A computed fold for a 680-nucleotide part of an RNA from a Candidatus Saccharimonadota bacterium, annotated as large-subunit ribosomal RNA, domain II. Model confidence (mean pLDDT): 85 of 100. Rfam family: Bacterial large subunit ribosomal RNA. Gene Ontology terms of the family: ribosome and structural constituent of ribosome. The source organism's lineage runs through Bacteria, Bacteria candidate phyla and Candidatus Saccharimonadota. The full RNA is in RNAcentral, with records from ENA.
Context: one part of a larger RNA
RNA sequence: UCCAGCGAGUUAAUUGUUAGGGCAAGCUUAAGCCAUUUGGCGAGAGGCACAGUGAAAGCGAGCCUGAAUAGGGCGACAAAGUCCUACCAAUUAGACCCGAAACCGGGUGACCUAACCAUGAGCAGGCUGAAGCGACGGUAAAACGUCGUGGAGGGCCGAACCGUAGCACGUUGCAACAUGCCCGGAUGACUUGUGGUUAGCGGUGAAAUGCCAAUCGAACUCGGAGAUAGCUGGUUCUCCUCGAAAUAACUUUAGGGUUAGCGUCGUACGGUAACAUGUAGGGGUAGAGCUCUGUUUCGGACUGGGGGUCGUAAGACUACCCACCCUUGACAAACUACGAAUACUACAUGCGGAACUACGGCAGUUAGAACGGCGGAGCUAAGUUCGUCGCUCAAAAGGGAAACAGCCCAGACCACCAGCUAAGGUCCCUAAGUCUAUACUAAGUGGGAAACGAGGUGGGAUUUCUUAAACAAUGAGGAUGUUGGCUUAGAAGCAGCCAUUCAUUUAAAGAGUGCGUAACAGCUCACUCAUCAAGAGAUCCUGCGCGGAAAAUGUAACGGGGCUAAGUAUAGCACCGAAGCUGUGGAUGCGUAUUUAUACGCGUGGUAGAGGAGCGUUCCUAUCUGCGUCGAAGUCGUACUGUGAGGUACGGUGGAGCGUUAGGAAGUGAGAAUGCUGGA
Numbered sequence: 001u002c003c004a005g006c007g008a009g010u011u012a013a014u015u016g017u018u019a020g021g022g023c024a025a026g027c028u029u030a031a032g033c034c035a036u037u038u039g040g041c042g043a044g045a046g047g048c049a050c051a052g053u054g055a056a057a058g059c060g061a062g063c064c065u066g067a068a069u070a071g072g073g074c075g076a077c078a079a080a081g082u083c084c085u086a087c088c089a090a091u092u093a094g095a096c097c098c099g100a101a102a103c104c105g106g107g108u109g110a111c112c113u114a115a116c117c118a119u120g121a122g123c124a125g126g127c128u129g130a131a132g133c134g135a136c137g138g139u140a141a142a143a144c145g146u147c148g149u150g151g152a153g154g155g156c157c158g159a160a161c162c163g164u165a166g167c168a169c170g171u172u173g174c175a176a177c178a179u180g181c182c183c184g185g186a187u188g189a190c191u192u193g194u195g196g197u198u199a200g201c202g203g204u205g206a207a208a209u210g211c212c213a214a215u216c217g218a219a220c221u222c223g224g225a226g227a228u229a230g231c232u233g234g235u236u237c238u239c240c241u242c243g244a245a246a247u248a249a250c251u252u253u254a255g256g257g258u259u260a261g262c263g264u265c266g267u268a269c270g271g272u273a274a275c276a277u278g279u280a281g282g283g284g285u286a287g288a289g290c291u292c293u294g295u296u297u298c299g300g301a302c303u304g305g306g307g308g309u310c311g312u313a314a315g316a317c318u319a320c321c322c323a324c325c326c327u328u329g330a331c332a333a334a335c336u337a338c339g340a341a342u343a344c345u346a347c348a349u350g351c352g353g354a355a356c357u358a359c360g361g362c363a364g365u366u367a368g369a370a371c372g373g374c375g376g377a378g379c380u381a382a383g384u385u386c387g388u389c390g391c392u393c394a395a396a397a398g399g400g401a402a403a404c405a406g407c408c409c410a411g412a413c414c415a416c417c418a419g420c421u422a423a424g425g426u427c428c429c430u431a432a433g434u435c436u437a438u439a440c441u442a443a444g445u446g447g448g449a450a451a452c453g454a455g456g457u458g459g460g461a462u463u464u465c466u467u468a469a470a471c472a473a474u475g476a477g478g479a480u481g482u483u484g485g486c487u488u489a490g491a492a493g494c495a496g497c498c499a500u501u502c503a504u505u506u507a508a509a510g511a512g513u514g515c516g517u518a519a520c521a522g523c524u525c526a527c528u529c530a531u532c533a534a535g536a537g538a539u540c541c542u543g544c545g546c547g548g549a550a551a552a553u554g555u556a557a558c559g560g561g562g563c564u565a566a567g568u569a570u571a572g573c574a575c576c577g578a579a580g581c582u583g584u585g586g587a588u589g590c591g592u593a594u595u596u597a598u599a600c601g602c603g604u605g606g607u608a609g610a611g612g613a614g615c616g617u618u619c620c621u622a623u624c625u626g627c628g629u630c631g632a633a634g635u636c637g638u639a640c641u642g643u644g645a646g647g648u649a650c651g652g653u654g655g656a657g658c659g660u661u662a663g664g665a666a667g668u669g670a671g672a673a674u675g676c677u678g679g680a
Stems, first nucleotide, its partner, number of pairs: 001680006011093006018086006026048003032041003052059002062074004096234002099231001103224006114198009123188001125157003128153001132149006161185003166181003200216001202212003209218001237614006247260005261365002263362006272355001275350007287338001288336002293332003299326002303323004307318004368393002371390007398409003413586004418582003424576003427561003433573001435572006446563001452547002456544010473531005479504003484498003510525001514523002587604008615669001617666006624659001626658002634653008
């Protein structure tokens, strides 16, 4: 991992709704007793109902409150209950199943290991050479020295023995801690045998929460025990009808609950709901505006206040500041002298056909997500977060977007080798136009991106010059007072400053446009003439392009090929294209008609969930005067049949039991639970 078998809403009591049945102003027994498959009894003990009300005494179709004959509260009037059975649900029990870590009680453990007690045992060999003692030297005597002797030490080196710091290997191992190399201790706080002691709310611990039998922040074992688990996982046949929620309030509450909201089933009810139109309403949003509250701009007037200067003062002046006034132009969620569209409310009319509302049974949901509109938070960041309106997904398949829950189109009852369309497409991959017309683009732009930059190119508008010859090019000139004045070392058109920047000769020529010099010089421009001969320049708006443009495996920013249209814009006609729509046949739910099996109409995506109808398994009671060695069950296969769970027939195998129909009762359906047992 696979296969087979087993494997999860049960049972009891009580309560409630619904359905069926019995009896009915009544219904019914319990424990128990007698019979004994079933029945009877049980003073109908008791229970529920038949009358309520009050805290109660009590009163009673009334009662209570109250001083009340007031008012108010609960009742009465039209009447229905009760017992049994069944489904569903609740409560109490293990209560759908499996699952803790833990807690408590009684025992069992010190043959592992920790410490201790008693009694034994072990430690090759070598080295060092303490005290003491002796001799000699030495001293007044000592001290002291030397040489011997001696054999101390948690002494030294190193086997056994004990240990395990490092490395390697092993890591489904030789081994649930080993092996190899290397290393520490090795007469000691040493090692070790045997016997014994200490026990879990405990022991022992040279102390690591270590060890106490491969188990230790509290051993193991049995029991309380099916502990509890707002948590995770799992929960077994079919078809049909409807079909959610991820919100609010409260919560030691936030991944759990309760109630409401939204679903479903039942009952009841009336032109109910929804929608459209009209009428009547209130509003202060969008927008707008600047009166108010604040912010703010240009110009002006001069009024007031403050500051400054002058003045003894009066007062005058003010390139200073503030406020007010007039005027121009603006801003605001917490501004409004204005003010929509929508939305909301009511009424009327139309349309509408249960979609509404009430009561009752049963739920599930209370982690939501993207996208679009309007807003808040954030950085006018986020696949961000919050509010609201909408939509899809959730619970929705199909077509498009290459692929792609939430985008676009569109809501799948079933079948069909029929047709029409939507979004999106029509050169090939790939179904359908190499379609028509007019433009643009040259960048593979299309097929990623900004500020900014640019004689890319198309369109529009305004304007200047121009046969009295423009623009460009070429030839020539571009002078004089003068080196203007000042400044300066110098300043001569060209460092800088000044200015009636003048005047003269001219076709024209600036007290000079730029380069240049230390300053001059030199080159050049403006300006003018000539040659030539027809358009030339400037600005604004706009279409499509260009640059700006660097990333990590591999082209890789059209899905690919490839495309100069097969790109872009406008206009148009065809076609393709879905489970949409249509056609034909069939199934089914609801409704309406009736002739009761037909017709017509509207429907038939679906998670949680509600409701309905069925299939099959085991056993029981009847039934078929059922089937069966002339072959039952089981098993393998084929055919037929039913919407499905399934059913029937035939054949093989098998070798002794099994079914139909009507009821009843359940240990009643397996693919999942790191499920359990067995096998491969």